[in-house]
Context: one part of a larger RNA
RNA sequence: UGACGGGGGCCCGCACAAGCAGCGGAGCAUGUGGUUUAAUUCGACGCAACGCGAAGAACCUUACCAGGGCUUGACAUAUACCGGAAUAUGGUGGAAACAUCAUAGCUCUUCGGAGCCAGUAUACAGGUGGUGCAUGGUUGUCGUCAGCUCGUGUCGUGAGAUGUUAGGUUAAGUCCUGCAACGAGCGCAACCCUUAUAUUUAGUUGCCAUCAUUAAGUUGGGAACUCUAAAUAGACUGCCGGUGACAAAUCGGAGGAAGGUGGGGAUGACGUCAAAUCAUCAUGCCCUUUAUGUCCUGGGCUACACACGUACUACAAUGGCUGUUACAGAGAGAAGCGAGACCGCGAGGUGGAGCAAAUCCCUAAAAGCUGUCCCAGUUCGGACUGCAGGCUGCAACCCGCCUGCACGAAGUCGGAAUUGCUAGUAAUCGCGGAUCAGCAUGCCGCGGUGAAUACGUUCCCGGACCU
Repeated sequence: UGACGGGGGCCCGCACAAGCAGCGGAGCAUGUGGUUUAAUUCGACGCAACGCGAAGAACCUUACCAGGGCUUGACAUAUACCGGAAUAUGGUGGAAACAUCAUAGCUCUUCGGAGCCAGUAUACAGGUGGUGCAUGGUUGUCGUCAGCUCGUGUCGUGAGAUGUUAGGUUAAGUCCUGCAACGAGCGCAACCCUUAUAUUUAGUUGCCAUCAUUAAGUUGGGAACUCUAAAUAGACUGCCGGUGACAAAUCGGAGGAAGGUGGGGAUGACGUCAAAUCAUCAUGCCCUUUAUGUCCUGGGCUACACACGUACUACAAUGGCUGUUACAGAGAGAAGCGAGACCGCGAGGUGGAGCAAAUCCCUAAAAGCUGUCCCAGUUCGGACUGCAGGCUGCAACCCGCCUGCACGAAGUCGGAAUUGCUAGUAAUCGCGGAUCAGCAUGCCGCGGUGAAUACGUUCCCGGACCU
């Protein structure tokens, strides 16, 4: 000077408390450990690994294993020699890779050669091999916490201190006052995006108040409203009162769509953890070179006495089932989205209108209104299993998703312990997207319905400042 303390002071945070819903018990999905295996590829391990890299393992992917092949090589550049256009088609062996045979084809040219392909020789290629404790780059984390520093001056023999401490105040080293300090920088805040209000401009593919019209904003028409998307306005403690040190500020009020950072996002200081990544990529060194490279077929990554994490579905009546009837937002679409119609109980099929999309795809579900069940392991729950089918795709046995009929397990609210959340939030309900041939209970978004509670800071956890 820091760090630490079951030292002190002061302050904050869903940290506790007050509440709501969970996890931990069941079934199943998924990841991990362990075990097994020819292989179950590799990485990630307290918070900050474990629905993580992986925004999607049947083949491919794929890095692993077994077997079959190749050795200047699957890929790059260059030289020398030799041969042939490139290329396409077919046959045989084979699991394929590959090997081999046959046929077709005959580029440009200044006739020197050029381009492309194959072979031989040589330099070399290649490596998801090792080291993240040799590195770059990127990322997590403390933490969106309020801190971290510098110049000059002053003090101290010096390490250093001061400034940055103190009194107030703030979400904030935010601001005010004081002070041997005076200033400045990186952070804070603001500037950016979005959302909440209004005005102007514009009026199609969107809208429909008035007038006609229709099954339907469908058509004529309208430019008001909604909406769209550009510009502008608006919020600044600006105004009033109280408190305060005539300060900063704070409390209350008015006006206002919005009030004290309005809500949300993006934005992450100096640094910490030899944190993570050599398997995104790049890269030093080491190792390998008829193999640790490369091609192919099949298998594996999907195993299963078990243990843990994260989700989903439930245990029912605020419910299940049946019928009927409303109301979204955001996003995707051409080898795509696919309407009406017809076939099928259904998954789906036939067909193909429209749409490169404010035009088409395009009807949300909870909710509401009827009926039924009558508290049961049930008309709860849906695992598991059998049969019959559908779709994608060379191919669903290992190992996909979906449908119908039958089967109908555990489970009656979960021990110790533990998680999230303060408002359009939690909870609950559905919809969309990326990846993607197919495969979503995951992830990322979108809207519908919509709570309870916060006395307070003694205690638990983490953090800031002074001592």

Predicted 3D model of a 467-nucleotide part of an RNA (small-subunit ribosomal RNA, 3' major domain) from an uncultured bacterium. RNAcentral holds the full RNA, with entries from ENA and Greengenes.